The prediction has a mean pLDDT of 86. A computed fold for a 352-nucleotide part of an RNA from a metagenome, annotated as small-subunit ribosomal RNA, central domain. The full RNA is in RNAcentral, with records from SILVA.
Context: one part of a larger RNA
RNA sequence: UUGGGCGUAAAGAGCUCGUAGGCGGUUCAGUAAGUCGGGUGUGAAAACUCUGGGCUCAACCCAGAGACGCCACCCGAUACUGCUGUGACUUGAGUACGGUAGGGGAGUGGGGAAUUCCUGGUGUAGCGGUGAAAUGCGCAGAUACCAGGAGGAACACCAGUGGCGAAGGCGCCACCCUGGGCCGUAACUGACGCUGAGGAGCGAAAGCGUGGGGAGCAAACAGGAUUAGAUACCCUGGUAGUCCACGCCGUAAACGUUGGGCACUAGGUGUGGGUCUCAACCAACGAGAUCCGCGCCGUCGCUAACGCAUUAAGUGCCCCGCCUGGGGAGUACGGUCGCAAGACUAAAACUC
Numbered sequence: 001u002u003g004g005g006c007g008u009a010a011a012g013a014g015c016u017c018g019u020a021g022g023c024g025g026u027u028c029a030g031u032a033a034g035u036c037g038g039g040u041g042u043g044a045a046a047a048c049u050c051u052g053g054g055c056u057c058a059a060c061c062c063a064g065a066g067a068c069g070c071c072a073c074c075c076g077a078u079a080c081u082g083c084u085g086u087g088a089c090u091u092g093a094g095u096a097c098g099g100u101a102g103g104g105g106a107g108u109g110g111g112g113a114a115u116u117c118c119u120g121g122u123g124u125a126g127c128g129g130u131g132a133a134a135u136g137c138g139c140a141g142a143u144a145c146c147a148g149g150a151g152g153a154a155c156a157c158c159a160g161u162g163g164c165g166a167a168g169g170c171g172c173c174a175c176c177c178u179g180g181g182c183c184g185u186a187a188c189u190g191a192c193g194c195u196g197a198g199g200a201g202c203g204a205a206a207g208c209g210u211g212g213g214g215a216g217c218a219a220a221c222a223g224g225a226u227u228a229g230a231u232a233c234c235c236u237g238g239u240a241g242u243c244c245a246c247g248c249c250g251u252a253a254a255c256g257u258u259g260g261g262c263a264c265u266a267g268g269u270g271u272g273g274g275u276c277u278c279a280a281c282c283a284a285c286g287a288g289a290u291c292c293g294c295g296c297c298g299u300c301g302c303u304a305a306c307g308c309a310u311u312a313a314g315u316g317c318c319c320c321g322c323c324u325g326g327g328g329a330g331u332a333c334g335g336u337c338g339c340a341a342g343a344c345u346a347a348a349a350c351u352c
Base pairs, nucleotide, nucleotide: 003324004323005322006321007306008305012320014202015201016200017199021195022194023193025089026088027087028085029084030083031082033081034080035077036076037075038074039073040072041071048066049065050064051063052062053061054060092192093189094188095187096185097184098183099182100181104178105177107175108174109173110172111155116150117149118148119147120146121145122144126137127136163170164169207248208247209246210245211244212243216242217241221237222236223235224234259319260318261317262316263315264314267297268296269295270294271293272292273291274290275289276288277287278286301308302307325352326351327350334345335344336343337342
C1' cells in the first nucleotide's frame, strides 16, 4: 500500500461551528468534458500467443501471422455523471405566523434551614472522640439550653428509570437580557443541502497569575492511636485549595468506552412535550390516531460470544477521524503552544 476493521479484542477526535475538498432532490432545453461505438494514425526490435521450419529431441534458434492496456485526431450515440440556462418545481433545507415544555446560558436583587464564631443569660463538671483509647476542649466556667449578632458556602422535601443543553454540564425564589428545541398552519424562498483536511470557538476537576474572600470541608503538615514497622486506613487539629472577579491551562473511565447525515426493515409496554378524533352536565378518569424525546422487553437480521435490535451493533449510500503484535512509549529528539506544571505532534535501537 492493498485488504480487513474501530461497543467489550488495536482503533470514533471531549464537543460544536466552519474554509478548501468530496458527495448531492424532481423536471425541461442545450452542450458533448467524463462514458460508449466506429474509423484513421501510432503502438521499433526482442519478448508473448498460434502456425510452419532448423540443430538426432528439448531448451534454444529462424520465418510468417496475431496481439500489444494506452495515446492523438476524425465521425457518431446521449441513458447516466459533469457543464450552461435572471428555465421550471416542491418533497430536502430555511423563513413567517400561532401555540408550547424546560435545573439551557448571563446578570442583579432577595430568602429560610443548618454549621462555625462573637456577645449576653440559665447552669455545673465534665465534653468530645473510638473497636477500645488517647491527643484535644473545659472551674480563667466548656458541653447542654435560651436570646441577639456576624460571616461564608451550599440550596433538604418536591426529585422521577423525569426535564434541558453540542459536549463539558445545569436544581431555593423573583426580575431583567438571551440561545436552542417541539407541535400546528402550509403563507413565503426555491436545492439555498450533507460532511468537513487545515482553522476557530467552547470545554469537569485539579493546577497557575493578580486582587479579594474564607463558615464548613480539607491535600501538605503536626499530634494521638493501631502495628513488628505504619511516611496509611481510625481520631484531634490544620494550611493551600474549595468561593468571587479578570486572565491562563486544554486535560479526564471528557463513556453509550458506540463520529455525523439520510433512507429503509415486526411488534409490546412505561414515561415526558404537543396536535387531532371519540367519549365526557361539571369535576375526575378514559379509548384511539399522529409527531418529537427518554427507558425497558423482544422478532428478523447481525455478532467470536456477551449482547444490539426503528434511540441498531440490522440493510444501504455520502463525508470525516482512527487501527495494523506485546514491551520500549504516548517516551526521546525536533517543532508549536504555555508564566509554570505541562499539553499537542511523535520515532528508533534493543527485546519477547